[in-house]
The part of an RNA shown here (small-subunit ribosomal RNA, 5' domain) has 540 nucleotides and comes from an uncultured bacterium. The full RNA is in RNAcentral, with records from ENA, Greengenes and SILVA.

Context: one part of a larger RNA
């Protein structure tokens, strides 16, 4: 020289785009961060409209009651979701990662594609009603209901086991053929037809095969210090039986047998998430692992399992330990390493802001709900990269500093005077783009169908903007509001005065200061850089 998530010191005018708890994976007030679905279901609840009867009485308006009913909400069964997205880097020298294979040992809702089916019946059971305990958290009795919740029963193989026979290959096996013997569903919902029997369309529901797609497991090489760690090791190494799992497999268990590992560093300590990539170099290398992305590992500490396709689960659960809250002392609640704050720590590192308009995500037939993901706005020169702080002319070389050999030299066209521009800034007016779509309205067209209805594709209209009255745009005005820092003995580009007097001081190295200091303080010039400029930390 370069760089940095920086920090300090002094200074600051705007704008774009990044970026911001590196320390205490310390504790957290307070609000939010996962719900959705009435087209699955029963109870409660609202209650536009309409219809009818009465009352007042202005003869058509108010009121009231029934009864029908779009509809609105509560909680509560069921269904998906919630394992995603976000946040940290404590743990981890490991098949965790990165490459690259292998699974004839494997799973995999939701989504596609193909075949087939969707019969006919039962019993609970919360929601609610009554009732008891309790201070609450919540239990717990007896009645009552529904269902795509739950249970037989039918029906069935190309699906599972089980045996036989033929091919095939990698032992275990794999594919055809054939017999036995077992397994499924929601007669559901929503529209349309209609001769009221039921037909149809569409979400679903169920069986298998198939994809996709997303994981699981195993292996070979690859990336760290220390030998002042030299021996580790008993489920330890291996076989054989069983058990387990979706699966292979000391993973787990009986028995048997002594093996496995290791100077080509076992084992132990120590440190650490890793990759893509980042920083510097001519390159080899060398350090780095923030922000973006892939992977893993966590969710107050340890430990466990439920559920589900998927968790041993970050806003689920059970136990146990600390902690912090309640309490009627009997016994409850909690979990920011989400988002915004707060208190510690510390050289340090932000708003308890909008909005779902887009993007994408849950749930839905949809409309449309929810989303601190994301969109974006605040806030800091923390970093990059753009742009101003005028511009021409102007010598009586003004006034004034500073310095002098007193002659003058210098600041220096620099000011001031004049004569323009107006980026940027003030007013004021206009002012996006990012909006596609879904929907709904009216048509058209295709495949089907006895028709409708729906189901695909199209057309025209209609509706959607946090940012933001923000980007830009025009128009008037005014030079008016916008410059520091640092260093000037050598290295290293730039010197004079005056002060001080081995003092006060300075200093990266060498070294300056003891009466003429270019080196310490000042002022004046004079160089560098420039909204920055200098220390300090670290790395090449």
């Nucleotide at each position: 020289g370069g760089a940095u998530g920086a920090a300090c010191g002094c200074u600051g005018g705007c704008g774009g785009c990044g970026u911001g708890c590196c320390u205490a994976a310390u504790a957290c007030a307070u609000g939010c961060a996962a719900g959705u679905c009435g087209a699955a279901c029963g109870c409660a609840u609202u209650g536009a409209g309409a219809a009818a009867a009465g009352u007042g009485c202005u003869u058509g308006c108010a009121c009231u009651u029934u009864u029908c009913a779009a509809u609105u909400u509560g909680a509560g069964u069921g269904g998906c979701g919630a394992a995603c997205g976000g946040g940290u880097g404590a743990g981890u020298a490991a098949c965790a990662c990165g490459u690259g294979g292998g699974c004839a040992a494997c799973c995999u809702a939701c989504c596609u594609g193909a075949u087939a089916g969707c019969g006919g019946g039962g019993g609970a059971u919360a929601a609610c009603g009554a009732g008891u305990g309790g201070a609450a958290a919540c239990a717990u009795u007896c009645g009552c209901u529904a269902a795509u919740a739950c249970c037989g029963c039918a029906u069935a193989a190309c699906a599972a086991u089980a045996g036989a026979g033929a091919a095939g290959g990698c032992a275990u096996c794999u594919u055809c053929u054939u017999u036995a013997u077992u397994u499924a569903a929601a007669a559901g919902g929503c529209g349309c037809u209609u001769u009221c029997a039921a037909g149809c369309g569409u979400c679903a529901c169920u069986a298998u095969c198939a994809g996709a797609u997303g994981g699981g497991c195993c292996c070979g090489c690859g990336g760290u210090g220390c030998a002042u760690u030299a021996g580790u090791u008993a489920g330890u190494u291996g076989g054989u039986g069983g058990g387990g799992u979706g699966a292979a497999g000391g993973c787990c268990u009986a028995c048997c047998a002594a093996g496995a590992c290791g100077a080509u560093g076992a084992u132990g300590c120590a440190u650490a998430g890793c990759c893509g990539a980042g920083u510097u170099g001519a390159g080899a290398g060398a350090c780095u692992g923030a922000u973006c992305g892939g992977c893993c590992a966590c969710a107050u500490u340890g430990g466990g399992a439920c559920u589900g396709a998927g968790a041993c689960a970050c806003g689920g659960c059970c136990c146990a330990a600390a902690c912090u809250c309640c309490u009627a002392c009997g016994g409850g609640a909690g979990g920011c390493u989400g988002c915004a704050g707060u208190a510690g720590g510390g050289a340090a590192u932000c708003u308890u802001c909008c909005a779902c308009a887009a993007u994408g995500g849950a749930c839905g037939a949809a409309a449309g709900u929810c989303u601190g993901a994301u969109g974006g706005a605040g806030c800091a020169a923390c970093g990059c990269c753009g742009c101003g702080u005028g511009u021409g002319u102007g010598a009586u070389g003004a006034a004034g500093g500073c310095u002098u050999u007193c002659g003058g030299g210098u600041c220096g066209u620099a000011a001031a005077g004049c004569a323009c521009u107006g980026u940027u800034g003030u007013a004021u007016g206009g002012g996006a783009a990012g909006a596609a779509a879904u929907g709904c309205u009216a048509g058209g067209c295709u495949a089907g169908g006895a028709a409708a209805u729906g189901a695909g594709c199209u057309u025209a209209g209609u509706u959607u903007g946090a940012c933001g009255g923000u980007a830009c745009c025009a128009u008037a005005c005014c030079a008016g509001a916008a410059a520091g820092g640092g260093a000037c003995g050598g290295c290293u580009a730039a010197a004079u005065a005056c002060g001080u007097g081995c003092c006060a001081g300075c200093a990266g190295c060498c070294g300056c200061g003891g009466u003429a200091a270019u080196a310490c303080g000042u002022a004046u010039g004079u160089c560098c850089c420039a909204a920055g400029c200098g220390u300090u930390a670290u790395c090449c």